The prediction has a mean pLDDT of 78. This is a predicted structure of a 174-nucleotide RNA (Lysine riboswitch aptamer) from Planococcus salinus. It matches the Rfam family "Lysine riboswitch aptamer". Rfam describes the family as follows. Riboswitches are metabolite binding domains within certain messenger RNAs that serve as precision sensors for their corresponding targets. The sequence was found by an Rfam model in a public genome assembly.
[in-house]
C1' cells in the first nucleotide's frame, strides 16, 4: 500500500458435510403368521364418537411349541455431488394417515445458532452402553486482527463462515 460493495468468479480448512448404490453386525430367535392349553367379551388408530371387519364355530390377553422377518439408526467400501458445505432450534404448516373433532407425523416456508472436528458430565431419543440432539465444560486445527519477537519463525490473546484468501467488476477519491 486509497474508500466503499451481502457485486461476479475460483479456492482452502479436514478422521470436512451430504446423498444414493453394495456389504456387514445389531435390531432378534424379537414381530407378524400356525398349533396346542388356559380364560371368558369384546378387539381393530392417540382420545371420544361413527363407520367397516371379526368374534360363544372362542374376541382381546397369557403360556408352551413351530416359525421367522423388516424400517428407522450403525460399521465398511468405492461412486456422485460439494464447503453454510449441512445440521439443529422455535413458530406455521400442503397431500396424506376410513369418516368427524382434536393431538401427533409430515413436504416446504420464515428465522436463529454452530468454523472444522473431538472428548466428558447431565438430559432426551432409541432395542442400544451404537448414533444424533440440546446445555455445561475441556483438547486439536484452520482462518483474520492484535501483542511479543530480527523473522510471513514461534507463542499468547481474541473474534466469526454475512468470514478469510486470489483475480475481476462497479461506484466515489486522488
Nucleotide at each position: 500500500a486509497g474508500u466503499g460493495a451481502u457485486g461476479a468468479u475460483a479456492g482452502a480448512g479436514g478422521c470436512g458435510c451430504g446423498a444414493a448404490c453394495g456389504u456387514c453386525a445389531a435390531u432378534a430367535g424379537u414381530a407378524g403368521c400356525c398349533a396346542u392349553u388356559c380364560g371368558g367379551a369384546g378387539a381393530u388408530u392417540u382420545g371420544c364418537a361413527g363407520a367397516a371387519u371379526c368374534u360363544g364355530u372362542g374376541a382381546g390377553g397369557a403360556a408352551u411349541g413351530g416359525g421367522g422377518a423388516a424400517a428407522g439408526g450403525g460399521g465398511c467400501g468405492g461412486u456422485c455431488g460439494c464447503c453454510g458445505a449441512a445440521g439443529u432450534g422455535u413458530g406455521c404448516a400442503a397431500a396424506g394417515g376410513c369418516u368427524g373433532c382434536a393431538g401427533c407425523c409430515g413436504a416446504g416456508c420464515a428465522u436463529g445458532c454452530u468454523g472444522g472436528u473431538u472428548c466428558u458430565g447431565c438430559a432426551u431419543u432409541u432395542a442400544a452402553g451404537a448414533a444424533g440432539u440440546g446445555c455445561a465444560g475441556g483438547g486439536c486445527u484452520g482462518u483474520c486482527a492484535g501483542a511479543g519477537u530480527a523473522a510471513u519463525u514461534c507463542u499468547c490473546u481474541g473474534g466469526a463462515g454475512g468470514g478469510c484468501u486470489a483475480u475481476c467488476u462497479c461506484a466515489c477519491a486522488u